[in-house]
C1' cells in the first nucleotide's frame, strides 16, 4: 500500500425570526401574558420471543392436550436471547455456520436409474469342470463380489499376503464396539489393551426421552359524570326428597353452574342457544423515577456483577417538535484556474417517527469515524 474478517460509535451542525406539545415560577381585565426547563429512534418498524404491571371464584394434587427448548458450563428478572468452551462442516488464514438428545421402542420414506437401497444382490465380468466347435467362441453346472457400470448413497477404507479366481479368509494401519489410565466441573481430548470384522441415511417425517410453560391483555384496569329499555320473541336442560317450626321460614341430602378431564376442597342457585332492538362512544387516572442513563474503581477470558459519584432526558389523545433566512457539511450540474483551489445553480439530504414500559431477535438503511486480527507485496 492492497485484499479479507470481527467489534464499537455518530445519524447533519451553528445562529436569527416566527409558530407548536408538556411543565415550573410570576402576573392577570381570567381572554391570557412574561421568564425558564424540556420535547422521537438505532431501529421508534415487524408484533417474532421473554418479562414487569393489571384483571380473573376458583384453589390443591394428578393426568392429558397444545406450545417451546434440546452438546457442556455460565450470565440474566426472564427468554427461543447473550457469553465462554466442546464436537462437526466451510475457508489458505483471520473467521463464519450448526432446529447439536435418541435410528436395536415403534411406524414411515429413499423417486428414476440399477442385478441389488438394509438381515440386498449378479448386468458386464473373473476362475474351475463337462460337452460342442467354422478355433472367433457357444451351451450346461459350480465358485466369486476384488475390477467395471447404475446411482445422492451399494452392507467398511488403503496396502500386502493368500487363492483356481476371489472375499476381513489372514495381517498392518485407520474406522467401529468394549474395558482401563491421564487431563478437564463437564461436553470431550489423549494414551494403552482386547474384540468381532459387523449394526446405511432421513427424526428440519410422525414419534420416544428430558426440561419449561394458567388465561387474557393498557382498547388491561380504577374513579367520576351522563343516559337508556333491570327491553322483547323463540327454544333446550333443571325446578326433587326429608326433618323442625310460629304456614312462612330454617337446616340437610340430591341436582345444576364456576376458561380440558379425575379426586378433594371452596363459592354461587339456576345454566344455556338463536334473532330483533335501546343507551353510552364524555372526563380524570393508569401515563412515566425506570430490572433508567453517564463516568470511575474492583472482580471475571467474557456475557456481566458489586461499589462510589453524577444526571432527570416526550407523555400526546385525530394525536405536538414545523416553516423561513444565513453559514458550514454531503451529493449532482456548469464555468474559471498557476498543481492547490474559487464562483454560480439545484437537492425535505438514507431507512424512517413515540402512544404502558423494558430485555432481546428479525428486517430496512445515505454517509462517516475508530480499534483489532489474517493474508499478500514493497522498503528499512
Nucleotide at each position: 500500500g492492497c485484499g479479507g474478517a470481527u467489534g464499537g460509535c455518530c445519524a447533519g451542525g451553528c445562529g436569527g425570526u416566527c409558530g407548536c406539545g408538556c411543565u415550573g415560577c410570576c402576573c392577570u381585565u381570567c381572554g391570557g401574558g412574561g421568564c425558564g426547563g424540556u420535547g422521537a429512534g438505532g431501529a421508534a418498524c415487524g408484533u417474532c420471543c421473554g418479562g414487569a404491571c393489571u384483571u380473573c371464584a376458583c384453589g390443591g394434587a394428578g393426568a392429558a392436550g397444545c406450545g417451546g427448548c434440546g452438546c457442556c458450563g455460565g450470565a440474566u428478572a426472564a427468554c427461543g436471547u447473550c457469553c465462554g468452551g466442546c464436537c462437526g462442516g466451510g475457508g489458505a488464514a483471520a473467521c463464519c455456520c450448526g432446529a447439536g438428545g435418541g435410528a436395536a421402542a415403534g411406524c414411515g420414506c429413499c423417486a428414476c436409474a440399477g442385478a441389488g437401497a438394509a438381515c440386498a444382490g449378479a448386468c458386464c465380468g473373473c476362475c474351475c469342470c463337462g460337452g460342442g466347435u467354422u478355433c472367433g467362441c457357444c451351451c450346461g453346472g459350480g465358485g466369486u463380489a476384488a475390477g467395471g457400470g447404475u446411482g445422492a448413497a451399494a452392507c467398511g477404507g488403503u496396502g500386502g499376503g493368500g487363492u483356481a479366481a476371489g472375499a476381513g479368509c489372514c495381517c498392518a494401519c485407520c474406522g467401529c464396539c468394549c474395558c482401563c489410565c491421564u487431563g478437564g466441573c463437564a461436553a470431550c481430548a489423549g494414551g494403552g489393551g482386547g474384540g468381532g470384522c459387523a449394526c446405511g441415511g432421513c427424526a428440519a417425517g410422525c414419534c420416544c426421552c428430558g426440561c419449561c410453560g394458567g388465561a387474557a391483555g393498557c382498547a388491561a384496569g380504577g374513579c367520576c359524570g351522563a343516559a337508556u329499555a333491570g327491553g322483547g320473541a323463540c327454544u333446550g336442560c333443571g325446578c326433587g326428597c326429608c326433618g323442625c317450626c310460629u304456614c312462612g321460614g330454617c337446616g340437610g341430602c340430591a341436582g345444576g353452574g364456576g376458561g380440558u378431564c379425575u379426586c378433594c376442597g371452596c363459592c354461587c342457585c339456576g345454566c344455556g342457544g338463536u334473532c330483533c332492538g335501546g343507551g353510552u362512544u364524555g372526563g380524570c387516572u393508569g401515563c412515566c423515577c425506570g430490572a433508567g442513563c453517564c463516568g470511575g474503581a474492583u472482580g471475571g477470558u467474557g456475557a456481566c456483577a458489586u461499589c462510589c459519584g453524577g444526571c432527570c432526558c416526550a407523555g400526546a389523545u385525530g394525536a405536538a417538535u414545523g416553516a423561513u433566512c444565513g453559514c458550514c457539511c454531503c451529493g449532482g450540474g456548469g464555468g474559471c484556474c498557476u498543481c492547490g483551489g474559487c464562483c454560480c445553480c439545484c437537492g425535505u439530504g438514507a431507512c424512517a417517527g413515540a402512544a404502558u414500559c423494558c430485555g432481546g431477535c428479525g428486517u430496512a438503511u445515505c454517509g462517516g469515524c475508530c480499534a483489532u486480527c489474517c493474508g499478500c507485496g514493497c522498503a528499512u
Source information: This is a predicted structure of a 380-nucleotide RNA (Bacterial RNase P class A) from Oceanicella sp. SM1341. Rfam family: Bacterial RNase P class A. Its family is annotated with tRNA processing, dimeric ribonuclease P complex and ribonuclease P activity in the Gene Ontology. The sequence was found by an Rfam model in a public genome assembly. Its mean pLDDT, the model's own confidence on a scale to 100, is 77.